[in-house]
RNA sequence: GCCCCGGUAGCUCAAUUUGGCGGAGCGGCAGAUUCGUAAUCUGAAGGUCGCGGGUUCAAAUCCCGCCUGGGGCU
Numbered sequence: 001g002c003c004c005c006g007g008u009a010g011c012u013c014a015a016u017u018u019g020g021c022g023g024a025g026c027g028g029c030a031g032a033u034u035c036g037u038a039a040u041c042u043g044a045a046g047g048u049c050g051c052g053g054g055u056u057c058a059a060a061u062c063c064c065g066c067c068u069g070g071g072g073c074u
Base pairs, nucleotide, nucleotide: 001073002072003071004070005069006068007067010026011025012024013023020057029043030042031041032040050066051065052064053063054062
């Protein structure tokens, strides 16, 4: 230098035919339970979907550029 895969909640990861409501588990918080703690159960919260631009009525999803992590080739 070129090629491939990835970047989504604090962490690990989903999100389907070719674009139409952004989710789960864990964690944190509140409540229940307990003499109290842990465990267990319930609830609500938490997101510029890596960044910028484009296409579209509408983009996490499609196109272009850039940043970044991993792997491969020379």

Predicted 3D model of a 74-nucleotide RNA (transfer RNA) from a Candidatus Methanofastidiosia archaeon.
Its mean pLDDT, the model's own confidence on a scale to 100, is 82.
The RNAcentral record of the sequence draws on ENA.
Rfam family: tRNA. Rfam links the family to the GO term triplet codon-amino acid adaptor activity. It is annotated as a transfer RNA.